Transfer RNA from an uncultured Clostridia bacterium, 71 nucleotides, folded computationally. It was read from a public genome assembly. Its mean pLDDT, the model's own confidence on a scale to 100, is 81. Rfam family: tRNA. Its family is annotated with triplet codon-amino acid adaptor activity in the Gene Ontology.
[in-house]
RNA sequence: UGGGCUAUGGCCAAGCGGUAAGGCAACGGGUUUUGGUUCCGUGAUCGUUGGUUCGAAUCCAGCUAGCCCAA
Repeated sequence: UGGGCUAUGGCCAAGCGGUAAGGCAACGGGUUUUGGUUCCGUGAUCGUUGGUUCGAAUCCAGCUAGCCCAA
């Protein structure tokens, strides 16, 4: 310098245009003498800024951060 990949709650991780599954952790509650186990519940405008669209985590562009390849 060129090309490619990744970015989703505290952590891991699904999602392929119709308002975000699951697991662990956390918090609240039930059960329990207590703890543990177990059961119920709570929480994310999806790195950021724009664009397209009736509608965007999803498509397009820029930027940021990280990783890989070539020279």